[in-house]
Context: one part of a larger RNA
Molecule: large-subunit ribosomal RNA, domain II
Organism: bacterium HR15
RNA sequence: GCCGGCGAGUUACGCUCAGCGGCAAGGUUAAGUGCCUCCGGCACGAAGCCGUAGCGAAAGCGAGUCCUCACAGGGCGACCCAGUCGCUGGGCGUAGACCCGAAACCGCGCGAUCUACCCCUGGUCAGGCUGAAGCCGUGGUAACACACGGUGGAGGGCCGAACCGGUGUCCGUUGAAAAGGGCUCGGAGGAACUGGGGGUAGUGUGGUGAAAUGCCAAUCGAGCGCGGAGAUAGCUGGUUCUCCCCGAAAUGCAUUGAGGUGCAGCCUCACGCGCUAUGCUAUGCAGGUAGAGCCACUGGAUGGGCUAGGGGGCCUACCAGCUUACCGAACCCAACCAAACUCCGAAUGGCAUAGCAUCGACCGUGGGAGUGAGACCGCGACGGAUGAGCGCCGUGGUCAAAAGGGAAACAGCCCAGACCGCCCGCUAAGGCCCCUAAGCACCAGCUCAGUGUGAAAGGAUGUAGGGUCGCGUAGACAGCCAGGAGGUUGGCUUAGAAGCAGCCAUCCUUUAAACAGUGCGUAAUAGCUGACUGGCCGAAUGUGACCCUGCGCCGACAAUGUAAGGGGGCUUAAGCUGGUCGCCGAAGCGGCGGGUUCACCCACCCCGGGUGAGCGGUAGGGGAGCGUUCUGCACGCAGGGAAGGGGGAGCGGAAGCACCCCUGGAGCGUGCAGAAGUGAGAAUGCCGGC
Repeated sequence: GCCGGCGAGUUACGCUCAGCGGCAAGGUUAAGUGCCUCCGGCACGAAGCCGUAGCGAAAGCGAGUCCUCACAGGGCGACCCAGUCGCUGGGCGUAGACCCGAAACCGCGCGAUCUACCCCUGGUCAGGCUGAAGCCGUGGUAACACACGGUGGAGGGCCGAACCGGUGUCCGUUGAAAAGGGCUCGGAGGAACUGGGGGUAGUGUGGUGAAAUGCCAAUCGAGCGCGGAGAUAGCUGGUUCUCCCCGAAAUGCAUUGAGGUGCAGCCUCACGCGCUAUGCUAUGCAGGUAGAGCCACUGGAUGGGCUAGGGGGCCUACCAGCUUACCGAACCCAACCAAACUCCGAAUGGCAUAGCAUCGACCGUGGGAGUGAGACCGCGACGGAUGAGCGCCGUGGUCAAAAGGGAAACAGCCCAGACCGCCCGCUAAGGCCCCUAAGCACCAGCUCAGUGUGAAAGGAUGUAGGGUCGCGUAGACAGCCAGGAGGUUGGCUUAGAAGCAGCCAUCCUUUAAACAGUGCGUAAUAGCUGACUGGCCGAAUGUGACCCUGCGCCGACAAUGUAAGGGGGCUUAAGCUGGUCGCCGAAGCGGCGGGUUCACCCACCCCGGGUGAGCGGUAGGGGAGCGUUCUGCACGCAGGGAAGGGGGAGCGGAAGCACCCCUGGAGCGUGCAGAAGUGAGAAUGCCGGC
C1' cells in the first nucleotide's frame, strides 16, 4: 500500500412539542397484595401527582386580590377558556451522552544491576626526560650567609604505551551500531583509573550534582507502573443505504468577546389568518444628496484698486510733517474653493391612499435548524499614495451552494439556471479563411504601422477629412542670375569690439531694395550667407501659416525558447469605422415520449383519469422507501441438495429483488407485526492476511 473483518447520536430518568389512542371536569395509579396457563399475565391497591382559581413575601382574602386612608388609580387575575394517562417520534436537561485524541493534575506503589555522589574492601599505571628541598665535600665568613662540585629524588612537573577520555575531520544516517568506525587529538603518580560489597527516591513537592537543568535503567524543567478515568478539550479528524420537496448564512446587538456563545435576522415543517406581500399607474407628502451657487451665511484663497494701521527713508527738542516699486485689516472690482458652507436644488429611492396586474407570497403562533471567517465584479464614498488580487461601509450581481455556451486555458466577467430520454428544430453571448460548426458575404470609408496582436508624459512636413487667415498673370511659392549701398569702425566698453563678446540707442541718406544686421567666420578686420529688391520662369486643381478630428509613427530594456493575436497565417484584409442580409452557436426556448410534486377539475370506499405550473443545489428542515440480525403469528422450501461462493444479455425510479447453471453440503425463506450491537472508503482509525 491493497484486501477482509471491526469501527461513531445509545440507554435511563425528567421537561417540552407533535402524531396516534383511552377516559374526561376529571385523568392516573406507586410501592405492595391476591390469583393464574409464572423470563410473564390478570385483578386489587387513591397514598401520591396533574387539572378544575387566583392574588399576596406572608398572615390571609377569594372572582377577585395586592399596594393604599381610599368604594382614586395601577399590577396580576376572572370573563373566552380541557384536561389527564399511555405509546411512538422531534428537541432539551442530568448522566462519559456521537466516536477517537491531549499537554497535564492527584493518590498509592516500583526503581541507584544505567547513571550522580558517598562509605567499606581490593586491584592497576611499559619506558624515557627534568633534577626542588635536604645531605656530603671544597672554597668562603669573626660567626652566619653565600659560591661551586657531588649526592639526593620532589612535582595535581615533561614526552609517551596500557588505561581513562572524546579535539578536528571523513565515513556511517531503512547504520555493522537506537551514538559506531578510520585518521587525528587530551590526560596518563593523580582532584588518577578500576573490580566486588553497601548507602542516598521516608514519599519524584524526592535524591544526587567540581552546576549542564546535568543524572536518577535507550525516558527527565520534574522517573516509571497502576488507579481517580470514559479527567477536560469553546480545538483537529472521522461519523456507514436510497429517492422525493424546500433551501440558507458568513449580518446587527452583547459577550474575559473576537475561529466560541446568547437574542434578533435569513431556511424548513405544522396550524392559523385571508389580499395584508411584490410590481406598475394615479394622487398626496417629507427630504437637503448629485449639481450649482457664494455682497445669501460661515470659512478658505489669487491679482488689482482704495485705504486705516505697521515697517523703511528724510526731517525733528517735543508735538507734528513729508515720502515710499515694503507688509497690509476693512471696503470695491475681477476670477476661484468647501465632508463638518447653502439663497437654491434634482434624478433615483422612501411614506400614505386607491386602482390594476402577477404570484402564491405577506402576517401570526408553535416544533427543528444551520449561519454569525465570506470572495470577486459594477456603481456611490471613505482610509491608503485619486497604490495593491489592499482595508472599511452602502448598493446591485455572480461564486459560495451552479452544471451548460463564450472569454485559448481561467470559483467571482459575458450569455444562460441542468427532472429523464431523442443520430429533430429556433436562438443568446460569442462567432462564420484553415485548425474549428457557420460569409475568403455585400456596400461605403480608414490604416501600411503586421498597427491590429501591451503602455505615458512628450516628440514628428506619416496619412485622410473639416475649418480660419495670408500671398498669387499688377506674375505668387521653390529654383537660377544680379543687387544687398553711404554717414559708419553708431555710442559705450575693451588690448581690440569694425552688423555679429557684452551694455545703450536703433537714426539719417542714396534707392528697385538693402537691417546700426539672421547665421557661419576673424585676434580684430576681411570673407561667405540671410532678411530685403529687380530679372528669368511660368502656375490658377498654385503656395504658406494656424486650429479641430479619424487612423497610424517614435518614445518601448529581463531573465529555459518564438512567448504581449490560442496557432497557422492575414494588407481594396482574415485589421479598424459605419451600414445591410444570411448562417453557426448552450443542458436557454420549441417538438415528441416519460417520471414526480403541487393546484384545480372529473370520478370517487379503494383503484384512477385530465389540465396547468414547478422539479440546479452546500449547511440545514420535511417526506417516502430499500436492506441486515433477532422475536411473535401465519404459510412454505430443503441430501431428488438449504445458506454461502462463482457465472449469466432478467425486473425495478433508487437503495435493491428474482430466475438459471456450476460450486457447496445443512439449514433457509415469504407475508404481517415487533425489537435493534442495523448499512463503511476515508478517523497519520483498530486487528489479521498478502